[in-house]
Context: one part of a larger RNA
């Protein structure tokens, strides 16, 4: 100087407390461990691994296993020789296919000194080499997580100390903040904080089509004429600064209350992550040193596996019902996506869906709401709760749903009656609850990312638990 303390002081955080809803019990989904296996590819392991890499494993992906094949190689550059377009399509034979052999058709490269001379393509030969998701993240770059959006981390000059170092950065107040004020052997400065950026909330203005409809006219319908007031869209601006008033404070910084205001003291949300820590994670995104393989640890293919199942754990979904289930009726979003697409509408089917078929490269057309509300029924039951499991018949995607997809109809109707110890999230348009869209994607979502509808309770307080910041003290620790 740090680190640590079941030392002290001050302060903060959904840290506790006060509340609301969960997890832990059930069934299923998903990840992991373990076990099994020819293989169940690999990585990630307290917080900060475990719906994680994976924004989507039937083939492919795919790295794993079995078998069958190739060896200058699937891909790049160079040398020698040979043949010439390359390429596309068809048929046949062997084969699981890769591949090998045969066949027909279309097409018939550019420059040129007309020399296979140059370029280009393919084949053969030998060698340099290619190739490796092989090892080392404890050799590395880059990227990322974490403490933590915590308020800290430092430097120059000066001063003090033999020196390591100290001072500044400590102290008195204050703040979300090393934020600001005052004081002070310090005076200044940098990286952080804040602001500048995006978005939501108010208003003005400009612009009115695909948006809107108050006035006028026709009308079933913003449908048409017309209009751009309003809504909305998207460009430019205004607006909030403790600016004003009162109190308090040290006459300061500030704090408390009030006015006006769409918004008030950081207005809500986002982006933004200091010096560093964990030899944290990643050699399987990529790049890269070293090591290793080179008829194989490289390359191609078929099939299998990653989907196994006594069990254990994490994360979720659905429930156990009456604030509910079922049936009828029926109103209101936002944000996105759409041409190998979204699909209105009509018909067929109980339904998944199918057959037709308009519009839309989109403020124009389409995907496109649900819960709530209201009427009826059920009357507390393992039920008209719950939907697992199984049987069967189908639908769709796709060469192909056996291993191993999703969905529909009928039948079946398991556990489960609110969940031990323990444990998680959340402070407001939040929790809870309800549906909607998107990426990936042929198909496959209870995951992820976004969107809106309905819409609470509680916070006395900081003694305690956890984490963090500042000062101080002790130390046989560095």
């Nucleotide at each position: 100087u740090g680190a640590c303390g079941g030392g002290g002081g001050c302060c903060c955080g959904c840290a506790c407390a006060a509340g609301c809803g969960g997890u832990g019990g059930a069934g299923c989904a998903u990840g992991u461990g373990g076990u099994u296996u020819a293989a169940u590819u690999c990585g990630a392991c307290g917080c900060a691994a475990c719906g994680c890499g994976a924004a989507g494993a039937a083939c492919c992906u795919u790295a794993c296993c079995a078998g069958c094949c190739c060896u200058u190689g699937a891909c790049a550059u160079g040398g020698g020789g040979g043949u010439c377009g390359c390429g596309g399509a068809u048929u046949c034979c062997a084969g699981a296919g890769a591949u090998g052999g045969a066949u027909u058709c279309c097409u018939u490269c550019a420059g040129u000194u007309c020399g296979g001379c140059u370029g280009g393509a393919c084949c053969c030969c030998a060698c340099a080499c290619a190739g490796g998701u092989g090892c080392u993240g404890c050799a590395u770059g880059g990227c990322u997580g974490u403490c933590g959006u915590c308020a800290g981390c430092u430097c120059g000059u000066g001063u003090c100390g033999u020196g390591a170092g100290a001072u500044g950065u400590u102290g008195g107040g204050u703040u979300a903040a090393g934020u600001c004020c005052c004081g002070c052997a310090a005076c200044g400065a940098g990286c952080g904080c804040a602001a500048c950026c995006c978005u939501c909330a108010u208003c003005u203005u400009c612009a009115g089509u695909u948006g809107c409809c108050a006035u006028c006219a026709g009308u079933u319908a913003g449908c048409c004429g017309g209009g751009c007031u309003c809504u909305c869209u998207g460009g430019a601006g205004a607006a909030a600064c403790u600016g004003c008033c009162g109190g308090u404070g040290a006459u300061a910084a500030g704090c408390c209350g009030g006015a006006g205001g769409a918004a008030g003291g950081u207005g809500g949300g986002g982006a933004u992550g200091a010096c560093g820590u964990c030899a944290a994670g990643u050699c399987c995104u990529c790049a890269u040193g070293g090591c290793c393989c080179u008829u194989a640890u490289g390359g191609g293919c078929u099939g299998g596996g990653c989907u196994a199942c006594a069990c254990a754990c994490g994360u979720g979904c659905u429930a156990c019902a009456a604030u509910g289930g079922c049936g009828g009726u029926g109103a209101c979003a936002g944000a996105g996506g759409g041409c190998a697409g979204c699909c209105a509408c009509u018909c067929c089917g109980c339904g998944a869906g199918g057959a037709g078929g308009a519009g839309c490269u989109a403020a124009u057309c389409c995907c496109u709401a649900a819960a709530a509300g209201u009427c009826g029924u059920c009357u507390c039951a393992g039920u008209u709760c719950g939907g697992a499991u199984u049987g069967u018949u189908c639908u769709c995607u796709g060469c192909a749903a056996c291993u191993c997809g999703a969905g529909a109809g009928c039948a079946u109707g398991a556990a489960g009656u609110u969940u031990g110890g323990a444990u998680c999230g959340c402070u407001a348009g939040u929790a809870a609850u309800c549906g909607u869209g998107g990426a990936u994607c042929a198909g496959c979502a209870u995951g992820c990312c976004a969107c809106g509808g309905u819409g609470a309770a509680u916070a006395c307080g900081u003694u305690c638990c956890c984490g963090g910041g500042c000062c101080u003290u002790g130390u046989a620790c560095a």
Source information
RNAcentral holds the full RNA, with entries from ENA. Small-subunit ribosomal RNA, 3' major domain from an uncultured prokaryote, 478 nucleotides, folded computationally. Model confidence (mean pLDDT): 81 of 100. It matches the Rfam family "Bacterial small subunit ribosomal RNA".